This is a predicted complex of two RNAs, RNase P RNA and transfer RNA, with 455 nucleotides together.
RNA sequence: AAGGCAGGUUGUCCUGUCGCGUUCUGCCGGGUGCAGGAUGAGGAAAGUCCGGACAACAAAGAGCAGCAUACUUCCUAACGGGAAGCCGGCUGGCCUGAGGGCUGGCCGAGAGACAGUGCCGCAGAAAACAACCGCCUAAGCCGGGUUAUCCCGGCCGGUAAGGGUGAAAACGUGGGGUAAGAGCCCACGGCUUGCCGGGGUGACCCGGCAGGCGGGUAAACCUUAUGCGUUGAAAGGCCAAAUAUACCGGGGCCUGAGGGUUGCUCGCCCGAUCCCGGAGGGUAGGCCGCUGGAAACUGCACGUGAGUGCCGUUCAAGAUUAAUGACAGGAAGCAUUUCUUUGUGAAUGCUACAGAAUCCGGCUUACAGACCUGCCUUUUUC
RNA sequence: GGCGAUUUAGUGUAGUGGUCUAGCACGCCGCCCUCUCACGGCGGAAACCCGGGUUCGAGUCCCGGAUUCGCUA
Numbered sequence: 001a002a003g004g005c006a007g008g009u010u011g012u013c014c015u016g017u018c019g020c021g022u023u024c025u026g027c028c029g030g031g032u033g034c035a036g037g038a039u040g041a042g043g044a045a046a047g048u049c050c051g052g053a054c055a056a057c058a059a060a061g062a063g064c065a066g067c068a069u070a071c072u073u074c075c076u077a078a079c080g081g082g083a084a085g086c087c088g089g090c091u092g093g094c095c096u097g098a099g100g101g102c103u104g105g106c107c108g109a110g111a112g113a114c115a116g117u118g119c120c121g122c123a124g125a126a127a128a129c130a131a132c133c134g135c136c137u138a139a140g141c142c143g144g145g146u147u148a149u150c151c152c153g154g155c156c157g158g159u160a161a162g163g164g165u166g167a168a169a170a171c172g173u174g175g176g177g178u179a180a181g182a183g184c185c186c187a188c189g190g191c192u193u194g195c196c197g198g199g200g201u202g203a204c205c206c207g208g209c210a211g212g213c214g215g216g217u218a219a220a221c222c223u224u225a226u227g228c229g230u231u232g233a234a235a236g237g238c239c240a241a242a243u244a245u246a247c248c249g250g251g252g253c254c255u256g257a258g259g260g261u262u263g264c265u266c267g268c269c270c271g272a273u274c275c276c277g278g279a280g281g282g283u284a285g286g287c288c289g290c291u292g293g294a295a296a297c298u299g300c301a302c303g304u305g306a307g308u309g310c311c312g313u314u315c316a317a318g319a320u321u322a323a324u325g326a327c328a329g330g331a332a333g334c335a336u337u338u339c340u341u342u343g344u345g346a347a348u349g350c351u352a353c354a355g356a357a358u359c360c361g362g363c364u365u366a367c368a369g370a371c372c373u374g375c376c377u378u379u380u381u382c
Numbered sequence: 383g384g385c386g387a388u389u390u391a392g393u394g395u396a397g398u399g400g401u402c403u404a405g406c407a408c409g410c411c412g413c414c415c416u417c418u419c420a421c422g423g424c425g426g427a428a429a430c431c432c433g434g435g436u437u438c439g440a441g442u443c444c445c446g447g448a449u450u451c452g453c454u455a
Base pairs, nucleotide, nucleotide: 001378002377003376004375005374006373007372008371009370010369012331013330014329015328016327017326018325020040021039022038023037024036025035026034027033028031042353046364047363049362050361051360052359053358054232055231056230057229061266062265063264064263066228067227068226069225070224071085072084073083074082075081086110087108088107089106090105091104092103093102094101095100111223112222116221117220118217119216120215132163133162134159135158136157140155141154142153143152144151145150171189172188173187174186175185176184190213191212192211193210194209195208196207197206198205199204236288237287238286239285247278248277249276250275251274258270259269260268261267295314296313297312299310300309301308302307332351333350334349335348336347337346338345339343383454384453385452386451387450389448392408393407394406395405400438410426411425412424413423414422431447432446433445434444435443
């Protein structure tokens, strides 16, 4: 320098004409009228995946069920989010005689498999308390041979060292030991449980002592711990308009039909001008909630960091068939082509993803172009 | 606005984590049969919505996304 991967920041501008929503002022014809002024999408407004604010439920009580989360500490209103670390895995570099050590990058849903249950296809003897081949007959029994301590065969058995299968085969290597073998014993190493000492807030790390080593799977059921009341702005409150208790059937009127309340049960509350069905009539508009807030930005201080505190400044959409647009010209950036007067020249094309609907904090996903950071590869130079 | 479910050849569907190289029916293609077509016979092609992860092993389990459908005033 080029390329790749990962992450972060940003994400077009100006003028004119016409048009739209909200709001203010003015006018009169009092209409959602006209004129003028101000203002009018995003980093994701998206997916609706988490968490909260807010609101309602006369208890938002109990039990069961269900759901979610899962190394530690911290941040935060809260979170399944974020920061810093621990541990594990992959990978690169450096050092070392080796074992190994140091350091960088990326990834991790990272509690428990000595509570229990289930599952592990094919292959293989055996997939969890394993004997197919192989090895052994020391002890016991039977039969035969034999003078016999012995030999042969069989039964009862022993054996996880070797073979082969598999993703996985019962701690690894070496030695002792044995009939043959085996952590059966020993040395070194590995893993693990308990206790003790030291360091750290902690996960954890280092060392010592004692015991142990018969797999995996919990994104299988499950166990443990923690958290969750339910609903969701169509929440909810108010106003206006309209009216039929036509009529028919059934049930009930406190010994209570029915309703509300969280999936179920209990409990609690309301309940007679009542409830259910049929048939029919009326209305179907508006206002609030509704945008000043865990707000944004600059600076200072603290903190490794997420972030916190203080001072100052600013006020930035609020629709409800749902506005935020269309056209023209110019600038900027990028790509292609072309000219040769090699100029930042001319021509053409492109400028993404996408659009508020109660609000806020995150996560995830989409995204043309530009910029920055880290790592890796290749080439060149010193 | 708020919720729930679905996705397997062209179409409709089956499929306990393993014998899945994914089964069945209709359709499609080729050959045979027939004078020709249909019917029939034989053979063939053709699929797990996408991207990650767990596991020895994923169509199936988990996470994220996409698609389609439904419910709710």